Predicted 3D model of a 161-nucleotide RNA (Lysine riboswitch aptamer) from a mouse gut metagenome.
RNA sequence: UGAUAGAGGCGCGGUUCUCAUGAGUACCCGCCCCCCGAGGCCAGACAGCCGGGGGCGAAGAAAGGGAGCGCCGCCGAAGGGAGCUUUGGUGUCUGCCGGAGCUUUGCCUGGGCCAAUGGGGAACACCCAUCGGACUGUCACAGUGAUGUGAAGCGCUAUCA
Numbered sequence: 001u002g003a004u005a006g007a008g009g010c011g012c013g014g015u016u017c018u019c020a021u022g023a024g025u026a027c028c029c030g031c032c033c034c035c036c037g038a039g040g041c042c043a044g045a046c047a048g049c050c051g052g053g054g055g056c057g058a059a060g061a062a063a064g065g066g067a068g069c070g071c072c073g074c075c076g077a078a079g080g081g082a083g084c085u086u087u088g089g090u091g092u093c094u095g096c097c098g099g100a101g102c103u104u105u106g107c108c109u110g111g112g113c114c115a116a117u118g119g120g121g122a123a124c125a126c127c128c129a130u131c132g133g134a135c136u137g138u139c140a141c142a143g144u145g146a147u148g149u150g151a152a153g154c155g156c157u158a159u160c161a
Base pairs, nucleotide, nucleotide: 001161002160003159004158005157006156009075011074012073013072014071015070017068018067019066029057030056031055032054033053034052035051039050040049041048042095043094044093045092046091047090078109079108080107081104082103083102084101085100086099087098088097089096110136111135113133114132116130117129118128119127120126138151139150140149141148142147
């Protein structure tokens, strides 16, 4: 220097099935009331379309996300940022929000947990980001030692050449 194999633990990601949530919600239907030259379809302009809202009754979902067992691939596992392509929210433009794919010749993050703030989300679940906290693994340095300080996975350990 190259190759191979490993380690960190509530470890990471994917997936079938089941279950809960979504929700007695949305949509459709019946009756009644209100608004209706003003209103609605995420925001604005133009256009197009449509009436809009509420109460009661009957009937009544689904998706995303989540949990569990199993299975699969793994330890930059993976997640984000950025770029490109594509798609949904009535059509075009702009914006905003959501989904999918590819790239990143190393842009950021060692890892899980807790809290705060912000975003996504029906949600207090869960996910993402930022900041902080203790914990944990690796290596370096200091130390008699307990331990302390620092660094980052581009790392570390083992074996082979």

It matches the Rfam family "Lysine riboswitch aptamer". Rfam links the family to the GO term lysine biosynthetic process. The RNAcentral record of the sequence draws on MGnify.